Source information
Model confidence (mean pLDDT): 84 of 100. The RNA shown here (small-subunit ribosomal RNA) has 1463 nucleotides and comes from a metagenome. The sequence is in RNAcentral, with records from SILVA. Rfam family: Bacterial small subunit ribosomal RNA.
[in-house]
RNA sequence: AGAGUUUGAUCCUGGCUCAGGAUGAACGCUGGCGGCGUGCCCAACCCAUGUAAGUCGAACGAACCAAUUAGCAAUAGUUGGUGAGUGGCGGAAGGGUGAGUAACACGUAGGAGACUUGCCUCAUCGCAGGGAACAACAGUCCGAAAGGAUUGCUAAUACCCAAAAGGGUCGACGAUUCAUUUUGUCGAUCAGAGUCCGCGCAAGCGGGCGUGAUGAGAGAGUCCUGCGGCCCAUCAGCUAGUUGGUAGGGUAGUGGCCUACCAAGGCAACGACGGGUAGGGGGUCUGAGAGGAUGGUCCCCCACACUGGAACUGAAACACGGUCCAGACGCCUACGGGUGGCAGCAGGGAGGAAUAUUGCACAAUGGGCGAAAGCCCGAUGCAGCAACGCCGCGUGGAGGAUGAAGGCCUUCGGGUCGUAAACUCCUUUUAAGGGAGAAGAGAAAGGACGGUAUCCCUUGAAUAAGCCACGGCUAACUACGUGCCAGCAGCCGCGGUAAAACGUAGGUGGCGAGCGUUAUCCGGAUUCAUUGGGCGUAAAGAGCUUGUAGGUGGCUUCGUAAGUUGGACGUGAAAUCUCCGGGCCUAACUCGGAGACGCCGUUCAAUACUGCGGGGCUUGAGGAUGUCAGAGGGAAGUGGAAUUCCUGGUGUAGCAGUGAAAUGCGUAGAUAUCAGGAGGAACACCCGUGGCGAAGGCGGCUUCCUGGGGCAUUCCUGACACUGAGAAGCGAAAGCUAGGGGAGCAAACGGGAUUAGAAACCCCGGUAGUCCUAGCUGUAAACGAUGGAUGCUAGGUGUUGGCAGAUCUAACCCUGCCUGUGCCGAAGCUAACGCGUUAAGCAUCCCGCCUGGGAACUACGAGCGCAAGCUUAAAACUCAAAGGAAUUGACGGGGACCCGCACAAGCAGCGGAGCGUGUGGUUCAAUUCGAUUCUACACGAAGAACCUCACCCAGGUUUGACAUACAGGUGGUAGUGAAGCGAAAGCGGAACGACCCGCAAGGGAGCCUGUACAGGUGUUGCAUGGCUGUCGUCAGCUCGUGUCGUGAGAUGUUGGUUUAAGUACCCUAACGAGCGCAACCCUCGUUGCCAGUUACAAGUGUCUGGCGAGACUGCCGGCCGCAAGCCGGAGGAAGGCGGGGAUGACGUCAAGUCAGCAUGGCCUUUAUAUCUGGGGCUACACACACGCUACAAUGGGUAGUUACAAUGGGUUGCCAAACCGUGAGGCGGAGCCAAUCCCACAAAGCUAUCCUCAGUUCAGAUUGCAGGCUGCAACCCGCCUGCAUGAAGUCGGAGUUGCUAGUAAACGCGCGUCAGCUAUAGUGCGUUGAAUACGUUCCCGGGUCUUGUACACACCGCCCGUCACACUAUGGGAGCUGGCAACACCUGAAGCCGGUUGCGUAACCGCAAGGAGCGCGCCGUCAAAGGUGGGGCUGGUGACUGGAGUGAAGUCGUAACAAGGUA
Repeated sequence: AGAGUUUGAUCCUGGCUCAGGAUGAACGCUGGCGGCGUGCCCAACCCAUGUAAGUCGAACGAACCAAUUAGCAAUAGUUGGUGAGUGGCGGAAGGGUGAGUAACACGUAGGAGACUUGCCUCAUCGCAGGGAACAACAGUCCGAAAGGAUUGCUAAUACCCAAAAGGGUCGACGAUUCAUUUUGUCGAUCAGAGUCCGCGCAAGCGGGCGUGAUGAGAGAGUCCUGCGGCCCAUCAGCUAGUUGGUAGGGUAGUGGCCUACCAAGGCAACGACGGGUAGGGGGUCUGAGAGGAUGGUCCCCCACACUGGAACUGAAACACGGUCCAGACGCCUACGGGUGGCAGCAGGGAGGAAUAUUGCACAAUGGGCGAAAGCCCGAUGCAGCAACGCCGCGUGGAGGAUGAAGGCCUUCGGGUCGUAAACUCCUUUUAAGGGAGAAGAGAAAGGACGGUAUCCCUUGAAUAAGCCACGGCUAACUACGUGCCAGCAGCCGCGGUAAAACGUAGGUGGCGAGCGUUAUCCGGAUUCAUUGGGCGUAAAGAGCUUGUAGGUGGCUUCGUAAGUUGGACGUGAAAUCUCCGGGCCUAACUCGGAGACGCCGUUCAAUACUGCGGGGCUUGAGGAUGUCAGAGGGAAGUGGAAUUCCUGGUGUAGCAGUGAAAUGCGUAGAUAUCAGGAGGAACACCCGUGGCGAAGGCGGCUUCCUGGGGCAUUCCUGACACUGAGAAGCGAAAGCUAGGGGAGCAAACGGGAUUAGAAACCCCGGUAGUCCUAGCUGUAAACGAUGGAUGCUAGGUGUUGGCAGAUCUAACCCUGCCUGUGCCGAAGCUAACGCGUUAAGCAUCCCGCCUGGGAACUACGAGCGCAAGCUUAAAACUCAAAGGAAUUGACGGGGACCCGCACAAGCAGCGGAGCGUGUGGUUCAAUUCGAUUCUACACGAAGAACCUCACCCAGGUUUGACAUACAGGUGGUAGUGAAGCGAAAGCGGAACGACCCGCAAGGGAGCCUGUACAGGUGUUGCAUGGCUGUCGUCAGCUCGUGUCGUGAGAUGUUGGUUUAAGUACCCUAACGAGCGCAACCCUCGUUGCCAGUUACAAGUGUCUGGCGAGACUGCCGGCCGCAAGCCGGAGGAAGGCGGGGAUGACGUCAAGUCAGCAUGGCCUUUAUAUCUGGGGCUACACACACGCUACAAUGGGUAGUUACAAUGGGUUGCCAAACCGUGAGGCGGAGCCAAUCCCACAAAGCUAUCCUCAGUUCAGAUUGCAGGCUGCAACCCGCCUGCAUGAAGUCGGAGUUGCUAGUAAACGCGCGUCAGCUAUAGUGCGUUGAAUACGUUCCCGGGUCUUGUACACACCGCCCGUCACACUAUGGGAGCUGGCAACACCUGAAGCCGGUUGCGUAACCGCAAGGAGCGCGCCGUCAAAGGUGGGGCUGGUGACUGGAGUGAAGUCGUAACAAGGUA
């Protein structure tokens, strides 16, 4: 520090995800040791048991124990101890928790002259005299208990009275002060307690402690204030003790803190009020920082102690281990009544993913009490449990190659685990055993930890390694299994038979007593942007203007010093953090010192800038004067053209409408035409990237009213300015309300067409509406998709308005300035497109807005509206993208140019018939398989009766029908093979009977047995090679260097002309090159030469073969840019590529073929192999494709010694002559291994004749009979011949094919395959031999350029909506049911306060009666909880219902993307 992911690729925008660090963690697997830390995050849920706050006898009186003294004893005294009770101090600290709290709760800086203070310190002054009780105790009584009642006795540092006042408090009157200051005089008033020790007989003296008053200090507390720190505005108004005053009460004290009265204030957009959430800080984590997140352990503050309320005591509490009351819950109970509060430490239950021992000790530190000893302390110090975290150590070290065994992989050679192991030598941290043994304790003794840390000795490599990952990001790869299954996954994505992505194994990588996962936070994320982003098209400028608050503000001068800057001082607790140093072996940890803690406060200083106050200026702004243009606005009037309607005339059969029609109008007289009239709306030409307006918008002419602007002058004011949250006004069209108006047009609606449908597009009608008046609505792609203002930054060229200059001066032209409005462009900017003085450039100010896509321009809530609806505006859920610009392709029912038998022009066909062949379908035991648009369908098949053969039925064989290797066997062996069985294969076996080498033993071959293996037309053409088809014989496809572009890419290869051609020329940021084109090759046409058999009877000739020549736009004319080239002509056998062939660029179709061959993987192995017999591939309602033959007279039949070819083939062959047969054929055997012989008579044609338009003398299917040939065999299932039979068919619908010249068409001949043939097929050969092409509008295909695109699997693309089904979240909803905070009324505990004489009453007063005072009771205010009620806010649930999202290949259509077929 970045990376992955949108695309075919690119740049950008933008989200999602990852790598890092952290944690009070949890879970999975694993686990040796030590140190230091940490450990209920949930239920502030409930708690058994133990314990966490006591202490003091030197405050007091009993009681008891021990010792002792006196006494006979009872008993009394003394000393020591225990110690319930009275009393004092402490139980307000320490410890826990985070519920509540958005607050002066916290932090920070200040204030209190408005305050308090036990214990501690200091200072001053005191402690003299009386009195009355109550516990304990004893007696009686009640109660289950807890506890209580009553009578009696008693002490005190408990309680009460009174004395003395240095002092305090209050009041009055003075003085003094800025002041509630200070001070004087007088009056009133406020205290107290003793005890211990020493000396002493005692009195007493001294001291300690304690105590009272006053003052001061230290520390602690309380109150007040400035500033700071959460979310929601879908919370916008809140407030009656509310805000202030006066008086009083209350408090330690200020204060509406409380009460009465008076006034009507107070708070709020700088966010009141309301709602949600939350203890705050030091700090912690992260980050470069700014920030963001967080507040566990430690420290400070706050709040709370079962829930709610309340006071008492006290220096301090409204009190965690106190009291009272209410409530909920639990426990005990004798049912009458009692009792309890772990958010102290342990521990239990519950909850939860999850969090420890009912331990030891007060030895240390610290706290309470005590004079002290000491007692108490779950504070604390330690130990236990937990890898929960951080840190440290170990699980051995050195040597060791037959690179062992074994595992895994393998191309079978080997590689790897791997010096790893074994083995040899060594060490002993740790472990185990044994021994010694601390510091921590400040004078002695005293140690929970602890026989611990540590040290020494002994034993022995001994006691100690796992986890995760290995497709990319991201370090690390192979095999097997699985087969879109099982599974993985953080994102992209893997898995459908060769998975480095699943599972396992081997190997490798990473970390290591841990390793992974999950959760959460920060980072990366400049992805809320202060540092540090944006808004033309990616999300984003409000429709426009005016203007309030606010923000910002020209030149100059003086003052001030608020901001700002600097210094000093205070503060910023400690811990933490950084640096330095020290202590534990080191580290973690810890100690000391320094720094830092950015803030805040006080004070001094500076005055550039900003602010504030005063003065001045004119350039910003405004005004004045003159002048100008204009569809600027409002109102009134007025004009002509046109449409329609009405009236009348002329006139007759159509008009209108469309792609074509129809509906419609018209003989009741339309349309057309003429004249007259009515009415409404809009203003042709002028009209112009012309004008005006803020925008919406504004267009005949005239008048009136009125807003704004430009230019010129530089006269006046003197910053008066800019922007503008809220707010207000304006605001197209459609729509709404009321009233008018209504010609034309025209939603809805009706009809006619179109269509599969047509609720649309087209046509005929037609109502709202469009128009006017008054009001509402308030939105638009309200767009320049570009907020407003100001300044600055090259130009060029149009145009509007004005002015000036120049010009004979009249206008125009011309030149300059200002203003508006366009185009092109420098720099610059931009992702690019583009913008570019009218900025999207460079800057400043202000406002608005954005933060992934969808859900959603939605829901709920609120405001507005008559309604329609508008404004504001989420979430759940879901996706890994959505998007912008540009690039290359592909595509378009886009454009331009060009080509092709592509169309057109022609000729002949196909599609109808019969037949042949192929295919589909169907059938079958099987009808083997493949090929399926062009590019399958007379295709693989250049020959299915058996064979072929792969299919079916049946019967056999199993190392096999065929190959190789090894081992064993075999000599009458291998081989041949009669009879017999069998459909054959096969079984069977009489009989016959071998070969090669050889140093003569044997070996080889053969055969048999066995083991490896053979075999497979089984599967995968989507694992492949090879070959082939197609685009297409189309003219294209690329590269190097350079240049342009951020880049994909472009350029070159585009453009102009030309060509069959990316053929050539010219131009040109390109210059060259390659594969294609062309040429080179073969053949035909002309010719020369050579040679010549079998060719002709012969020969220079024909013919055959070979080698050459010839044609190049070479020549002439015209056209062109005088280039390439084109047109015409001459000559020539041939002329512009002379005809034909071979030759097929980069690539496309996962095109075809595993069944031609080859081949990986998989499958099969008494079968999917192999052999045999028979059957099938030949089936037949039907559909399609390719053909043949015809339908006839341009024909058919018959006859003719009536002609004329070429290519080919032939020894398992072609087969002559002659003879037989009507014929197929037979017989025959000559000739020929072929320019010799044979196949082999070519046929159309020609001549003659018959037929005369008909199902025929056309056509020949079908069928019968009789024959021939091949073959082992023609039944299924061959061909041919003769005789007989004589079907459909009379030229073929929609549609469709071939062909441009020796071509089409017609005619026959040959060949391959082959025993034969179903060949009418295929492939060649010759004979006869046309017609037509104006032309490129259209159909099809192709090429180039361009354009659009939401396509890139590329239009057979993409994609939208309803409906149906499943699932998910959510809105509404009659309601039902919770929670929260208030309000009104009722009831009202405890308690404080106030009142009260009903009762009681030791201290004081009084001789007494009585009183004062106090207590209880009663009454009242306040008031918790409870009850009733209507509302508010917020959840859950709810029949039904609304839309939304997601889902595999559902249904219907085709809306959008191309002109998407109606932009």